The part of an RNA shown here (large-subunit ribosomal RNA, domain IV) has 319 nucleotides and comes from Tetraselmis chui. Rfam family: Bacterial large subunit ribosomal RNA.

Context: one part of a larger RNA
RNA sequence: CCAUGUUGAAGGAACUCGGCAAAAUACCUCUGUAACUUUGGGAGAAAGAGGACCAAAAAAUUGGUGACACAAAAAUGAGAGUGGCGACUGUUUAUUAAAAACACAGGGCUCUGCAAAAUGAAAACAUUAUGUAUAGGGCCUGACACCUGCCCGGUGCUGGAAAGAUAAAGGCGGAGAUUCAUUUAUGGAUAGCCACUUAAUAACCAGUAAACGGCGGCUGUAACUCUAACAGUCCUAAGGUAGCAAAAUUCCUCGGCACUUAAUUGGUGUCCUGCACGAAUGGUGUAACGAUCGCUCUACUGUCUCCAACAUGGACCCA
Repeated sequence: CCAUGUUGAAGGAACUCGGCAAAAUACCUCUGUAACUUUGGGAGAAAGAGGACCAAAAAAUUGGUGACACAAAAAUGAGAGUGGCGACUGUUUAUUAAAAACACAGGGCUCUGCAAAAUGAAAACAUUAUGUAUAGGGCCUGACACCUGCCCGGUGCUGGAAAGAUAAAGGCGGAGAUUCAUUUAUGGAUAGCCACUUAAUAACCAGUAAACGGCGGCUGUAACUCUAACAGUCCUAAGGUAGCAAAAUUCCUCGGCACUUAAUUGGUGUCCUGCACGAAUGGUGUAACGAUCGCUCUACUGUCUCCAACAUGGACCCA
């Protein structure tokens, strides 16, 4: 000096990205227990009191004793407040990520009538399923509460079949060409051309957004000013509704105001000027839950002011 421990005056997070690490709490009995809440919880909330040994007694209990730091060791919850996200228990990158990711119960759309749809296989066949629409497959959302607005122009999907276009193919269609035969103006053969008939798909016409997706500008206007309920105009398939909002989203930005601090690019509340929120790519809330991510307070401490001593084992020095 290093590792692992033990102890520490005064202070007590001043350390640090951050209380990381350590300390503190801890057991049993009794008292007592808030907001909120889905009435189950929250809750071991919080906050307190007691606990040893001896004698007597069935017990309640009573009396006594000292070593009172009496759960005497070990093992053994720190707590409170407030936000974000995800409802929850669960699952995950074996070997840098455990999460807000995945799953989930619940919700929705869609396909499927059974020799089902879907999937595997070259096929037989198999799974689905010894199931049968209260079933099975695919996709999205993700408990619960309140809700889920407008757009079908584009791209998908579904349906339609009137008119038009279209392939191979078809035939007693048409005009020529080539060639063969012979009775010399007729017959046969050949390959192309032009018409005609003609499917699905396209095209066309509809429907459909809990399908993929999308959801505007400019100008003027109110007895101070500001603002604009109002008006005009251009464009669009339709111009973002409810709710929320400097947000896991806000560039300008450390936005403005308030609270928190002596001091706060943090946190919370509020405002709305949303660069670039927004409704199952779900919106907004939400008790409970979380080795989740922010912020604050109490307790506690060698994290620190500022280091010191000791124990054990190393490193190191000498032999």